[in-house]
Context: one part of a larger RNA
Molecule: large-subunit ribosomal RNA, domain I
Organism: Pirellulales bacterium
RNA sequence: GGCGCAUGGGGGAUGUCUUGGCGUUAGGAGGCGUUGAAGGGCGUGGAAGACUGCGAUAAGCCUAGGGUAGCUGUCAAGCAAGUGAUGAUCCUAGGGUACCCGAACAGACCGGCAAUGAAUCCAUAGUUGCCGGUAGCGAACGUGGACAACUGAAACAUCUCAGUAACCACAGGAAAAGAAAGAAAAAUCGAUUUCCUCAGUAGUGGCGAGCGAACGGGAAACAGCCCAAACCGCGAGGAUUUUCCUCGCGGGGUUGUAGGGCUCUUCACAUGAGAGUUACCAAUCAAUUCGUUAGCGGAACGGUCUGGAAAGGCCGGCCAAAGAGGGUGACAGCCCCGUAGGCGUAAACGAAUUGACUCUCGAAGAGUACCUGAGUAGGUCCAGUCACGUGGAACCUGGACUGAAUCUGCGGGGACCAUCCCGCAAGGCUAAAUACUACCUAACGACCGAUAGUGAACUCAGUAGGGCGACUGAAAGAUGGGAAGAACCCCGGAAGGGGAGGUCAGUGAACCUGAAACCAUGUGCCU
Numbered sequence: 001g002g003c004g005c006a007u008g009g010g011g012g013a014u015g016u017c018u019u020g021g022c023g024u025u026a027g028g029a030g031g032c033g034u035u036g037a038a039g040g041g042c043g044u045g046g047a048a049g050a051c052u053g054c055g056a057u058a059a060g061c062c063u064a065g066g067g068u069a070g071c072u073g074u075c076a077a078g079c080a081a082g083u084g085a086u087g088a089u090c091c092u093a094g095g096g097u098a099c100c101c102g103a104a105c106a107g108a109c110c111g112g113c114a115a116u117g118a119a120u121c122c123a124u125a126g127u128u129g130c131c132g133g134u135a136g137c138g139a140a141c142g143u144g145g146a147c148a149a150c151u152g153a154a155a156c157a158u159c160u161c162a163g164u165a166a167c168c169a170c171a172g173g174a175a176a177a178g179a180a181a182g183a184a185a186a187a188u189c190g191a192u193u194u195c196c197u198c199a200g201u202a203g204u205g206g207c208g209a210g211c212g213a214a215c216g217g218g219a220a221a222c223a224g225c226c227c228a229a230a231c232c233g234c235g236a237g238g239a240u241u242u243u244c245c246u247c248g249c250g251g252g253g254u255u256g257u258a259g260g261g262c263u264c265u266u267c268a269c270a271u272g273a274g275a276g277u278u279a280c281c282a283a284u285c286a287a288u289u290c291g292u293u294a295g296c297g298g299a300a301c302g303g304u305c306u307g308g309a310a311a312g313g314c315c316g317g318c319c320a321a322a323g324a325g326g327g328u329g330a331c332a333g334c335c336c337c338g339u340a341g342g343c344g345u346a347a348a349c350g351a352a353u354u355g356a357c358u359c360u361c362g363a364a365g366a367g368u369a370c371c372u373g374a375g376u377a378g379g380u381c382c383a384g385u386c387a388c389g390u391g392g393a394a395c396c397u398g399g400a401c402u403g404a405a406u407c408u409g410c411g412g413g414g415a416c417c418a419u420c421c422c423g424c425a426a427g428g429c430u431a432a433a434u435a436c437u438a439c440c441u442a443a444c445g446a447c448c449g450a451u452a453g454u455g456a457a458c459u460c461a462g463u464a465g466g467g468c469g470a471c472u473g474a475a476a477g478a479u480g481g482g483a484a485g486a487a488c489c490c491c492g493g494a495a496g497g498g499g500a501g502g503u504c505a506g507u508g509a510a511c512c513u514g515a516a517a518c519c520a521u522g523u524g525c526c527u
Base pairs, nucleotide, nucleotide: 001526002525003524004523005522006521007520008519009518015512016478017477020448021447022445023444024443025442026441027440028439029437030436031137032136039101040100041099042055043054044053046079049075050074051073061095062094063093064092065091066090070083071082072081108134109133110132111131112130113129114128115127116126141172142170143169144168145167152159156206182189183188193220194219195218196217197216203211204210224429225428226427227373231251232250233249234248235247236246237245238244239243256407258372259371260370261368262367263366264365265364266363267362272361273360274359275358276357284356285355286354287353288352289351290350291349292348293347295343296342301316302315303314304313305312317334318333319323325337326336327335378402379401380400381399382398383397384396388414409424410423411422412421413420465472466471485511488499489498490497491496
């Protein structure tokens, strides 16, 4: 020096565990904010720091309810000073307080009313005051606006990705859509939405890559309505000279086998019928019940052995509408918390029912030709959306230019024409079935188990650290049943070590287990 063995050091793999995550299901809730939010800053305790709570009334104040013996939150033990059966601490509901910043506001904007009031006579602008409203934040879902590229086409330009991502505006618990100027082709259907299918079909397409319906059928859920106009009445204003025009309010009226108005005729009618706060269709109250926000109660076990410890072994019992689960010194139905089943609310909130209460309500016939949404429909040019890329390209929407008819009317049925059929535009509202989950509650998992699972299981993680900034972004879990956390002695400056003592234990805080690399000591063999 090499190889091996033994004993250690070193290191933190592995095993076991779980406070934390991930995903799913069901129910709830679906907003907060000028009565000042979300989010911060600074304070606040007897006592320095951090977290949590709170706000100069500052780990808290008041009221009501629950609850029971201790309490003054956590790291975090000790100390100090207090408090509580006159019921504290704690939990629930309601109230009070709530510094500074932040939409951040003694302001701005919008609407209304009043007063005042220029150039300029009336007026208007303006000014002032009062009243009401708006703003900002929030995970996804929604509607609208505006709108890429990588990519694919094995290159690339039409095309695709895609009307997607990112951006902007706005709303709701859902949104949007919605009661046919529809779809069809059968003498049919009958608002919208969503799902299954039709169907990767018909089509479209440098007929490439690709894109891609509808009818019909089956389900979920179902709900229909209100204006404008004709006509009538009332009021106001204007114009003119004897009647018009305009506006406001009320009645009337709402459709396509047309409907309505007006005039005439006939019948009916309310001590009746219907509905109900989501449209129609409108304001509110009370009672009861149920639920949510604290809780209450809840069966049944002992002996012995091993052991540090019994829940384990053995023996003998018991409960069970409860043998889900968790904890307890090892594995507990009967030790503890719970579980099944049951009970409970002063207050606040939600729902349902009932009662008050509120709202709504004719039909037929004849005549008349008064009304039925105009810069609209349609047309031309140019675009867009439609599965449909200009195509034979309808339908729908927009820009520019034009521009009807009035029920003997008008639109559509994929160029266009005819016949036939279907519908009634140019005003509006509308629950459910559908989408989503930041948040709350309950439960579950052939999900993870500390290099995994969230970036984050941890005193202090969106922290430390990095970056001018937008932003980026970690590492770090486990003594033991119980601190019993090692009194005292010795060496040493200390660190550390040796005794002693504690412990079942070399569990000693750099603490469960404690692999390998690597290092050392002792020893055997070889050289």